[in-house]
Molecule: c-di-GMP-I riboswitch aptamer
Organism: Campylobacteraceae bacterium
RNA sequence: UUCAGACAAAGCCAAUCUUAUUCGCAAGAUAAGGAACGGAAAGCCACAGAUCUACGUGUUGUAGACAGCUGGGUUGCCUAA
Numbered sequence: 001u002u003c004a005g006a007c008a009a010a011g012c013c014a015a016u017c018u019u020a021u022u023c024g025c026a027a028g029a030u031a032a033g034g035a036a037c038g039g040a041a042a043g044c045c046a047c048a049g050a051u052c053u054a055c056g057u058g059u060u061g062u063a064g065a066c067a068g069c070u071g072g073g074u075u076g077c078c079u080a081a
Stems, first nucleotide, its partner, number of pairs: 004079002012039002016035001017033004022029002037068001043074003047071003051065005
């Protein structure tokens, strides 16, 4: 350095829920709260699928959402075997 991930250590993130004179047609996003479902990348990326939303439909479309659905790309803490 690469691979790997423990009844290790220091930390990290935060499902659900509640609130909003926040955004959005919607899916959903953002912020706060504070319990922690869980996570070794639950850091980031919408490239390919899946799923969801909107508008369409004589051709299976266009746009959007989603990274905590799968795969992939990329960066990173620690270190026993």